[in-house]
């Protein structure tokens, strides 16, 4: 460097809940909590799936309503891919 994650060893991250805030909303931020994970480290301007529908079409209705479409909005703990990263060694 590669490849493999049994057994270690020194740590890491943090789900579901919850309290606080941001947001239309998915979702995020922080505290508390730990279900878990050898990359749950970064990358959504790598490709692919998922989720959300403020705005916006468009249809009802007339009601600050409802349906329907649809990211620019999100998810990196869904999947590929790149990058950078401890230990240990059949």
């Nucleotide at each position: 460097g590669a490849c493999u994650g049994u057994c270690a060893a020194a740590g890491g991250c943090a789900a579901a809940g919850u309290c606080g805030g941001c947001g239309a909303a998915a979702g995020c931020c922080g505290g508390c909590g730990g279900c878990g994970c050898a990359a749950a480290g970064c990358c959504a301007u790598a490709g692919g799936g998922c989720c959300u529908a403020c705005a916006g079409c468009a249809g009802c209705a007339c009601c600050c309503g409802c349906u329907g479409c649809c990211a620019a909005g999100g998810c990196a703990g869904c999947c590929u891919g790149g990058c950078c990263g401890c230990c240990a060694g059949c």
c-di-GMP-I riboswitch aptamer from a Bacillota bacterium, 90 nucleotides, folded computationally. Rfam family: c-di-GMP-I riboswitch aptamer. About the family: GEMM was predicted in a large-scale screen for bacterial structured RNA regulatory elements. The sequence was found by an Rfam model in a public genome assembly. Its mean pLDDT, the model's own confidence on a scale to 100, is 88.